[in-house]
This is a predicted structure of a 681-nucleotide part of an RNA (large-subunit ribosomal RNA, domain II) from a soil metagenome.
The RNAcentral record of the full RNA draws on MGnify.
Its mean pLDDT, the model's own confidence on a scale to 100, is 85.
Context: one part of a larger RNA
RNA sequence: UCCGGCGAGUUACUGUGCCCGGCCUGGUUAAUCCCUUCAGGGGAGGAGCCGCAGGGAAACCGAGUCUGAACAGGGCGACAUUGUCGGACGCAGUAGACGCGAAACCAGGUGAACUACCCAUGGGCAGGUUGAAGCGGCCCUAACCGGCCGUGGAGGACCGAACCCACCAGUGUUGAAAAACUGGGGGAGGACCCGUGGGGAGGAGUGAAAGUCUUAUCAAACCUGGAGAUAGCUCGUUCUCUCCGAAAUGGCUUUAGGGCCAGCCUCGGGACAUAUCACGCGGGGGUAGAGCGACGGAAUUCGGCCGGGGGGCUUCCCGCCUACCCGCCGAAACCCAACUCCGAAUACCGCGUGCCGGACCCCGGGAGUCAGAGCGUGGGGGAUAAGCUUCACGCUCGAGAGGGAAACAACCCAGACCGCCGACCAAGGCCCCCAAAUCGACGCUCAGUGGCAAAGGAAGUGGGAUCGCGGUGACAGCCGGGAUGUUGGCUUAGAAGCAGCCACCAUUUCAAAAGUGCGUAACAGCUUACCGGUCGAGCCAUCCCGCGCCGAAAAUGACGGGGACUCAAGCGUCGUGCCGCAGUCGCGGAUUCGAGAAAUCGAGUAGUAGGAGAGCGUCGCCAACCGCGUCGAAGGUGGACGGUAACGACCACUGGAGCGUUGGCGAGUGCGUAUGCCGGA
Numbered sequence: 001u002c003c004g005g006c007g008a009g010u011u012a013c014u015g016u017g018c019c020c021g022g023c024c025u026g027g028u029u030a031a032u033c034c035c036u037u038c039a040g041g042g043g044a045g046g047a048g049c050c051g052c053a054g055g056g057a058a059a060c061c062g063a064g065u066c067u068g069a070a071c072a073g074g075g076c077g078a079c080a081u082u083g084u085c086g087g088a089c090g091c092a093g094u095a096g097a098c099g100c101g102a103a104a105c106c107a108g109g110u111g112a113a114c115u116a117c118c119c120a121u122g123g124g125c126a127g128g129u130u131g132a133a134g135c136g137g138c139c140c141u142a143a144c145c146g147g148c149c150g151u152g153g154a155g156g157a158c159c160g161a162a163c164c165c166a167c168c169a170g171u172g173u174u175g176a177a178a179a180a181c182u183g184g185g186g187g188a189g190g191a192c193c194c195g196u197g198g199g200g201a202g203g204a205g206u207g208a209a210a211g212u213c214u215u216a217u218c219a220a221a222c223c224u225g226g227a228g229a230u231a232g233c234u235c236g237u238u239c240u241c242u243c244c245g246a247a248a249u250g251g252c253u254u255u256a257g258g259g260c261c262a263g264c265c266u267c268g269g270g271a272c273a274u275a276u277c278a279c280g281c282g283g284g285g286g287u288a289g290a291g292c293g294a295c296g297g298a299a300u301u302c303g304g305c306c307g308g309g310g311g312g313c314u315u316c317c318c319g320c321c322u323a324c325c326c327g328c329c330g331a332a333a334c335c336c337a338a339c340u341c342c343g344a345a346u347a348c349c350g351c352g353u354g355c356c357g358g359a360c361c362c363c364g365g366g367a368g369u370c371a372g373a374g375c376g377u378g379g380g381g382g383a384u385a386a387g388c389u390u391c392a393c394g395c396u397c398g399a400g401a402g403g404g405a406a407a408c409a410a411c412c413c414a415g416a417c418c419g420c421c422g423a424c425c426a427a428g429g430c431c432c433c434c435a436a437a438u439c440g441a442c443g444c445u446c447a448g449u450g451g452c453a454a455a456g457g458a459a460g461u462g463g464g465a466u467c468g469c470g471g472u473g474a475c476a477g478c479c480g481g482g483a484u485g486u487u488g489g490c491u492u493a494g495a496a497g498c499a500g501c502c503a504c505c506a507u508u509u510c511a512a513a514a515g516u517g518c519g520u521a522a523c524a525g526c527u528u529a530c531c532g533g534u535c536g537a538g539c540c541a542u543c544c545c546g547c548g549c550c551g552a553a554a555a556u557g558a559c560g561g562g563g564a565c566u567c568a569a570g571c572g573u574c575g576u577g578c579c580g581c582a583g584u585c586g587c588g589g590a591u592u593c594g595a596g597a598a599a600u601c602g603a604g605u606a607g608u609a610g611g612a613g614a615g616c617g618u619c620g621c622c623a624a625c626c627g628c629g630u631c632g633a634a635g636g637u638g639g640a641c642g643g644u645a646a647c648g649a650c651c652a653c654u655g656g657a658g659c660g661u662u663g664g665c666g667a668g669u670g671c672g673u674a675u676g677c678c679g680g681a
Base pairs, nucleotide, nucleotide: 001681002680003679004678005677006676011095012094013093014092015091016090017089019087020086021085022084023083026050027049028048032044033043034042035041036040054061055060064076065075066074067073098236099235101233105226106225107224108223109222110221117199118198119197120196121195122194123193124192125190127159128158129157130155134151135150136149137148138147139146163187164186165185167184168183169182170181171180202218204214205213239615240614241613242612243611244610249262250261251260252259253258263369264368265366266365267364268363269362270361277354278353279352280351281350282349283348289342290340291339296336297335300332301331302330303329304328306327307326308325309324310322311321312320313319372397373396374395375394376393377392378391379390380389381388402413403412404411417589418588419587420586422585423584424583428579429578430577431563432562433561437576439575440574441573442572443571444570450565456550457549460547461546462545463544464543465542466541468539469538477534478533479532480531481530483507484506485505488502489501490500513528517526518525590605591604592603593602594601595600616670618667619666620665621664622663623662624661625660627659628658635654636653637652638651639650641648642647
């Protein structure tokens, strides 16, 4: 993992609602007793319970009563009601209460055969090394001290087996082993190691202390019991079809992944013309926008030199300057959720009319939902971030299949009762993959742009507009000129067009700067403006629009889904046709609701949680079929039959003794999932 079997809303009592039945001159008995054909049935039994009257805390009063001074008011009642007993079902409560599951708590016991510590009594430690104290002799000394040589044999001494330990590495890791093996390592006369007997235990022991150890279990052992602890948590919860069909919100919550009430769903009943929508009429508003010389604020530039301040100058006073600050005035352009002189569209409220109906509303039974998600729009938070977060309005998914978007809950189209090789269309498409145009017309693009990006940049290209110049010859190129006073003045070592400062005149000229750039130490030199010639028709500049270009570097392989595509199979505009969904239509059928006397017709029939309804099958019991069965029951295997489904027949073989149908009754009544349980593979 698979197969088979087992495996989860039950039972008792109480309450409540609906349905069915009995009685209603109210209903009903409980214990107990009697009879009997005896786990059954019949009878007696009216204690009791519910109902028949309520109000009040009560005394109490009573169709009223309570409050109150009240023969005010007001509250609850009466007047308009039935009820009760039993049964089925829904739901709730109390019980383990749908099933399985803790971590734990408590009680009583069992454990120190492992291990930690202690007590008693025993045992073990090859060999080698070092050589403390003490003692002796000699030397030394006045005597000590001291030195040397011996002797001696100390030490949690040294090396190293047994023994004990477990530091390193490798192997092992469904192991040979629930801790080992191999090679190294540490201690090895000690706080050493070991045997035997004994001691103390579960909030307790023991602990050279690690929360260690207390029988492979330890931040509280194990066994049994309380016990089916509790589990607002996780998982699982078994046949079919039909009708309707949610929620992920508000309030409160030691509440936030749980609840309660409301909202939204469903079923039964009751009332009406009320809901929604459309149109008309009538309303209030302070949002969007806008505005602010209309307020409260905020804020930019310029001006006035009007007021004040700061700074500076000044001969006292007077005064002068100011590229500083504030205010005021003038001009101009603006900003604001908590500004408003203004002010929509929508939305909302009321009234009227119309359309519609399983709608709306009321009463009662049953729920589920309280983690929502994405997208569009309007806001807040965040960074005008997030598949972010939080509100509001809408849609979709959730609970929605089908077509499109290559693939893709939420995007686009569109809501699937069933069958049909049918028709028309939606989104989207029509060269091939791939159904349908290699369709028509006019343009654009050369970048494979299309087929993913910005600021910014550019004689890309198409179109439009404008300012100028141009056959009295423009623009570009080429040829020639580009001079003189003068090296302008100043500065400077120098400053000659060209470091810098000032000025920028005049002359000769067709024209030529007191000089555009390069250059020199300074000159020189090259060049430009400017002019003439040559050439011969457009040229310079600015702005707007369309499409393209650069900007453009990332890690497996991709920027059309691929092939491929260039007057397109790309982009823009227009046109005609076609394809294309479970949409719509056509034909047949089923079912729900409505209408109808019916025939029939009309409207529906996606669906999670969930509500409601109708059924199938299993096991047992009762009755009937005077049912079937050794001339072969149940069960098993196979088969092309029937039914909308759960399922049901029939035939053959197998099997070898029981079984079915109909009407009822009653359940240990339906399995794929619970890391389910048992067995097997």
It matches the Rfam family "Bacterial large subunit ribosomal RNA".